[in-house]
RNA sequence: AUGUUGAAUUGAUGGAGCGGGCCGGAGACGCUUGCGGCGUGCCUAAGAAAUGCAAGUCGAGCGGUUCAGAAAGCAGAACCCAGAGUACAGAGUGCAGAGUUAAUGGAGUGGAGUAGUCUUCGCUGUUUUUUCUGCGUUUUGUAUUUUGCGUUCUGCCUUCUGGAUAGCGGCGAACGGUCGCGUAACACGUAGGCAACCUGCCCCGAAGACUGGGAUAGCCCAGCGAAAGUUGGAUUAAUACCGGAUGUGAAUGACAGAAGAUAUCUUUUGUUAUUUAAACGAGCAAUCGGCUUUGGGAUGGGCCUGCGGUCUAUCAGCUAGUUGGUGAGGUAACAGCUCACCAAGGCGACGACGGAUAGCUGGUCUGAGAGGAUGGUCAGCCGGACUGGGACUGAGAUACGGCCCAGACUCCUACGGGGGACAGCAAUUAGGAAUCUUGCGCAAUGGGGGCAACCCUGACGCAGCGACGCCGCGUGUGUGAUGAAGUCUUUCGGGAUGUAAGGCACUUUUGGCAGGGAAGAAGAAUGUGACGGUACCUGCAGAAUAAGCCCCGGCUAACUACGUGCCAGCAGCCGCGGUAAUACGUAGGGGGCAAGCGUUGUCCGAAGUUACUGGGCGUAAAGCGCGCGUAGGCGGUUCUUUAAGUUGAUUGUGAAAUCUUCACGGCUUAACCGGAAAACUGCGGUCAAGACUGGGGAACUGGAGAUUGGGAGAGGGAAGUGGAAUUCCUGGUGUAGCGGUGAAAUGCGUAGAUAUCAGGAGGAACACCCAUGGCGAAGGCAGCUUCCUGGCCCAAUUCUGACGCUGAGGUGCGAAAGCGUGGGUAGCGAACGGGAUUAGAUACCCCGGUAGUCCACGCCGUAAACGAUGGAUACUAGGUGUUAGAGGUAUCGACCCCUCUAGUGCCGGAGCUAACGCAUUAAGUAUCCCGCCUGGGGAGUACGGCCGCAAGGUUGAAACUCAAAGGAAUUGACGGGGGCCCGCACAAGCGGUGGAGCAUGUGGUUUAAUACGUCACUAACCGUAGAACCUUACCAGGGUUUGACAUCUGCCGACAGUCUAUGAAAGUAGAUUUUCUCCCACAAGGAGACGGCAAGACAGGUGUUGCAUGGCUGUCGUCAGCUCGUGUCGUGAGAUGUUGGGUUAAGUCCCGCAACGAGCGCAACCCUCAUCCGAUGUUGCCAGCGUAAAGUCGGGAACUCUUCGGAAACUGCCCGUGUAAGCGGGAGGAAGGUGGGGAUGACGUCAAGUCAGCAUGGCCCUUACAUCCUGGGCUACACACAUGCUACAAUGGCAGUUCACAGAGGGAUGCAAUACCGCGAGGUGGAGCAAAUCCCAGAAAUACUGUCUCAGUUCGGAUUGUAGUCUGCAACUCGACUACAUGAAGUCGGAAUCGCUAGUAACCGCAGGUCAGCUAAACUGCGGUGAAUACGUUCCCGGGCCUUGUACACACCGCCCGUCAAGUCACCUGAAUUGUCUGCACCCGAAGUCGAUGGCCGAACCCGCAAGGGACGGAGUCGCCGAAGGUGUGGGGAGUGAGGGGACUAAGUCUCUGUCG
Repeated sequence: AUGUUGAAUUGAUGGAGCGGGCCGGAGACGCUUGCGGCGUGCCUAAGAAAUGCAAGUCGAGCGGUUCAGAAAGCAGAACCCAGAGUACAGAGUGCAGAGUUAAUGGAGUGGAGUAGUCUUCGCUGUUUUUUCUGCGUUUUGUAUUUUGCGUUCUGCCUUCUGGAUAGCGGCGAACGGUCGCGUAACACGUAGGCAACCUGCCCCGAAGACUGGGAUAGCCCAGCGAAAGUUGGAUUAAUACCGGAUGUGAAUGACAGAAGAUAUCUUUUGUUAUUUAAACGAGCAAUCGGCUUUGGGAUGGGCCUGCGGUCUAUCAGCUAGUUGGUGAGGUAACAGCUCACCAAGGCGACGACGGAUAGCUGGUCUGAGAGGAUGGUCAGCCGGACUGGGACUGAGAUACGGCCCAGACUCCUACGGGGGACAGCAAUUAGGAAUCUUGCGCAAUGGGGGCAACCCUGACGCAGCGACGCCGCGUGUGUGAUGAAGUCUUUCGGGAUGUAAGGCACUUUUGGCAGGGAAGAAGAAUGUGACGGUACCUGCAGAAUAAGCCCCGGCUAACUACGUGCCAGCAGCCGCGGUAAUACGUAGGGGGCAAGCGUUGUCCGAAGUUACUGGGCGUAAAGCGCGCGUAGGCGGUUCUUUAAGUUGAUUGUGAAAUCUUCACGGCUUAACCGGAAAACUGCGGUCAAGACUGGGGAACUGGAGAUUGGGAGAGGGAAGUGGAAUUCCUGGUGUAGCGGUGAAAUGCGUAGAUAUCAGGAGGAACACCCAUGGCGAAGGCAGCUUCCUGGCCCAAUUCUGACGCUGAGGUGCGAAAGCGUGGGUAGCGAACGGGAUUAGAUACCCCGGUAGUCCACGCCGUAAACGAUGGAUACUAGGUGUUAGAGGUAUCGACCCCUCUAGUGCCGGAGCUAACGCAUUAAGUAUCCCGCCUGGGGAGUACGGCCGCAAGGUUGAAACUCAAAGGAAUUGACGGGGGCCCGCACAAGCGGUGGAGCAUGUGGUUUAAUACGUCACUAACCGUAGAACCUUACCAGGGUUUGACAUCUGCCGACAGUCUAUGAAAGUAGAUUUUCUCCCACAAGGAGACGGCAAGACAGGUGUUGCAUGGCUGUCGUCAGCUCGUGUCGUGAGAUGUUGGGUUAAGUCCCGCAACGAGCGCAACCCUCAUCCGAUGUUGCCAGCGUAAAGUCGGGAACUCUUCGGAAACUGCCCGUGUAAGCGGGAGGAAGGUGGGGAUGACGUCAAGUCAGCAUGGCCCUUACAUCCUGGGCUACACACAUGCUACAAUGGCAGUUCACAGAGGGAUGCAAUACCGCGAGGUGGAGCAAAUCCCAGAAAUACUGUCUCAGUUCGGAUUGUAGUCUGCAACUCGACUACAUGAAGUCGGAAUCGCUAGUAACCGCAGGUCAGCUAAACUGCGGUGAAUACGUUCCCGGGCCUUGUACACACCGCCCGUCAAGUCACCUGAAUUGUCUGCACCCGAAGUCGAUGGCCGAACCCGCAAGGGACGGAGUCGCCGAAGGUGUGGGGAGUGAGGGGACUAAGUCUCUGUCG
């Protein structure tokens, strides 16, 4: 800081997620990537293993072997030079022969042609080219033989020098390097101990090294074998081995002392006995290196101990070499380390034994710290070296690159047999999300060997690979506004990217090229560099070579557009997405970090959600049901002592590194490295202090207990006993019912019930008293009496002298139900039967009724066992009851009153509490002890253990799943909760609807279309104040495309009209007539309106979204409410005000009050009606006057009326009542308590209605979803609903008549009179009237007279036919009206339901708007006639206020539970089964140590002349132990498993229940 809520940012509880840091072994993955430095790199398979390397060295230990060099000698060979000879080869050349090339001559042959001639084929001569063969000659070369001189080489032998070297021998190989399997242990850490030990090489000291001997490897010879290897023979050396001597010494024994210590002892002196050493090598030498014995040191190790650091009790008992002793063996050394015997011990709740996990530490990460987590690099220790066992050698091993054996695996093989072990460095393979080069060098540091040179060293130093981490640097800098282009956005003006780019001027880190070039390397000098031509320095060119990743709803810094449309997707939590998504995807822009950035995973933090620091338990999770009591913890006052705790001082140690600090130092800086300081909070030693805690001692009385005297009590147990009542039995009386319920029925009763009387039986429980009274630890305890018995209280004296508190385990008690055995059983009464109720009723109600309830004994051991509050002690205001006791005062006495103690209630202050609340009986302030809690669900479940006869109890998880679950309080809403109140809400009435016919609207259906909207009240004679065309939005067809309508641009033209053709019209195609206005003097020209043409911007849309909106409207509701400011209260949401007591139509007013005021509503102000007054006096009026009729006229101005302006009503007056407000009654008054009516509609609710009235955002169409026209449709019709009209008749119909009486409206495209015509609708005609004048216009019901006489009628008028009238371009679909004729249903309407409280309902007509006409029977107004009823607020509906409950807040049309079916997941059980680990018992028994050993074998020593013997050793054999293996039998955990049970999920089904219910 987010998320539980309608709300509560300081409310509380509680969990979940996020922001921080870290990742060391590169932690991994995705995208991206310029450089450098320093670090770092198989967390998995301690899986397997090619190849190379990782431990050798010493020739100054030894005998040899071998190579090279030097010198001398001997022997042999070769070569150079010179001469001679022979052979061969090459080249040149001459001659001869054969073939061949070219030219040419000659004689023929075949073919063609008349012929000249051309041509084919072969033969032959000459010259020429070239090849081969033979012979001859010249020259050169090579080979060879021989003679002479010189040189060289080889072999052998001797000597010298140097190198290499298998073997014997010495040292090393036990270090270094690697890994973390095992190990819960003296393994590690820390502090100590060893008087119980060892220690090669190294240092210091003492003493010595004399004299002999026999072998053996190698080499050689002969074998075996594929190989690895091995056998035999012969021979040889040593710093190899052995004997003897010496003995400074050392060891052992004995004896005699001395000193020290204190568990066993140690040190040391002397005497004596026995035993016990040695090796040489190098050098000319000096000398050096080794060797032996011994003392000391140093170093390294061994052993022992205190303390410390994991989980688990669903592991509670473990242990026979086990614990101890004696003796012996054994070890370097102590020791049950081993053995024999003896004893029976040892460990454990302070957790033994078992199981799981794990190397430990310095440290590392985190954290304010305390802690938590961790143990990689580096360093210390431990452990391991394929698995298991074993020893040898050695100073050191039970030995990673040694040996033996067994096992598994693998390789070679000639099948007989052999070899191997990377958890060394690289590399390979496998596994895995994942981890590097088969590199260079010994230059440095270090190690081994060596006198040394030097050799070896995958230790190490370096390099390579990897952004894996940390650190540093860079990817430019300055200037630059036409704010460029592009892109994005926009309200179209602009804005953003943005000084950003470009341009201009600079710079050159880095990278590139070139030149120079280290330190690291030392002790005086020389030599030695893998890294590396590296770092670093200089120069040159050039902005050149270098930016990404994540995020932008809140938490959390950063917003717009488009796309998508609960789709695709996102998501850490809350949650986004269903057509305007800052949450998805993309883009622009922005934010963050940056060579990286994100994601995933781990750990700590946040988390005071394990609380030591530092939490809680009345209601949120949490006090055991209650006692007694063991261990343990804690514990009153005084004095003294001690010094364990405690505190202080000092000291040793706490390895180094790390961490911290520094004006510190070195790499350009930093990381990194070095130095110094500090620290390491721990453990040990010494000294001191003596308060407090503890231990010892001595006292005390206040805590606790005891004593004496009183006291109350349903305290417990046992025995006895009492009355009332119920039931049953017997008998009497008595008769038809009783009983039961909301009402009934089952049941009982004529076989006599119920009722009533008397008697009897039996069981259980104890009315009144009885009480927030008493007692008890709790559960619990109630008639009375007796006996036994526990505890408590009060008062007073004395006594004991801390004897106390709590209490893990343990043990006892423990309601009801239940179980066992045996009784008992009146009433009641689970189960069960029956009757009702009900949709059902396994319930509630009724009739019966078994267990049980009761008793005895024994189990069970749980409850909302609750004060949801553990026990003890002390302290901290009061008030008022009550129970028990005591004291005081007072009284004659009892009360009363006052005080104290112990209980038990209520109220309340401080304080506490999240709030509610608690509050001397604490949930306050403190101390001590115990129990318990750590999110919800799973689950108090499963498994295991214990208890139980069973039921079951107790202890008590996990997987999985959710982001909540919960507490208290607040505001609403709701309740088949309560209180108060109102309303035509009911009731009381009047008239209707629902039934019929018709009209109208809606649904449905139909149709090309039947246009759209509206749907409980609050849609349905509603939008529509009027669909034949138009309207019109719908359908069909025919047309138009800048458009029917608006603005702009260009060109042309006045417009308009008339005619023709065609067409259904719209329109299309032509013809024709005419020629606008204004400015400028005219003209030319310009402008304007209008029309046409053209192009495009645009028009247009009754297309969509009323859930994007404005405006308007409906409804709750004309209900009385809804709020605010300040103040106050509350942590807060909120409360108060606005509640309360009255009153009102009213939150109207009054009173009271932590409230005081105010606003929107109410009321009033406005209009109208009712009365009066004044004015007005025509078109209205006419009392009186005149006029023949008519207010017609003169006249009048009184009245009515008109209009204007006033008055009047305010609970003002009186009576009563009340504090008041007010209420009741009365008077007066036209009107009386808001006088009637209207307009007026608070905050808000319903995402109510309307995009089709209008306006409007977004989206959509643009030769069409626009627009024009004709025709059709909105008027359809099986049906359903709604609203009306007319009726069903006599309170009526019809006819006639004297005939009456209104109000309010309308009238110029209008109303229309008189008159005439028509039966009539109407027609003709046209006076008058723009209206108090004229007209519409006759009001009707009513009244009177007559008729009809109860019927489908003289009711009713639907329907239909015929003939007409009117309007209108046009009455077919589809108008109204008239006349005549026709004469349907219907006889008052089921369930249900509507309106109305007075000039109202009901009935009656009139007018108007819309409108050419009309469907109007509708709507809006107007008047006429004119009622009934209201006891009242129980009930239905709606509403207001207060209060209460709530698990509801989308608010009861809410929430929510279970079964079934589906899917998913884990778990439990499970017949059986698979492999594994382990205990015990037994079998077998390798290697090997130890022990024994006849015979056998054996150089050294002894005896012996010898043979031989002895000593000793070995092989073999035997014995103990003994790994692996086997058998049997238990146990643990894991896997598979039919089936069974369980949990979760969202939707479905069914039914009941729960939450106010």
The RNA shown here (small-subunit ribosomal RNA) has 1557 nucleotides and comes from an uncultured bacterium. Model confidence (mean pLDDT): 80 of 100. It matches the Rfam family "Bacterial small subunit ribosomal RNA". The family is grouped with related families in Rfam's "SSU clan". RNAcentral holds the sequence, with entries from ENA and SILVA.